[in-house]
RNA sequence: UGAUAGCUCAGUUGGUAGAGCACCUGACUAGAGAAUCAGGGGGCCCAGGUUCAAUUCCCGGUCA
Numbered sequence: 001u002g003a004u005a006g007c008u009c010a011g012u013u014g015g016u017a018g019a020g021c022a023c024c025u026g027a028c029u030a031g032a033g034a035a036u037c038a039g040g041g042g043g044c045c046c047a048g049g050u051u052c053a054a055u056u057c058c059c060g061g062u063c064a
Base pairs, nucleotide, nucleotide: 001064002063003062006021007020008019009018015052023040024039025038026037027036045061046060048058049057
């Protein structure tokens, strides 16, 4: 200094957490696959504190 979705990364002067790829479903196809289109599931390293409210602020810890 960093830790956020299976992977690569955004995000936040504290107020319902996102993208690309991947995965699943459907459309398309005589059927299957690919491509394309539409939709969906899935996450804030752990434990405390402050606060109406913490991924965000404070303390400690773990890992790199």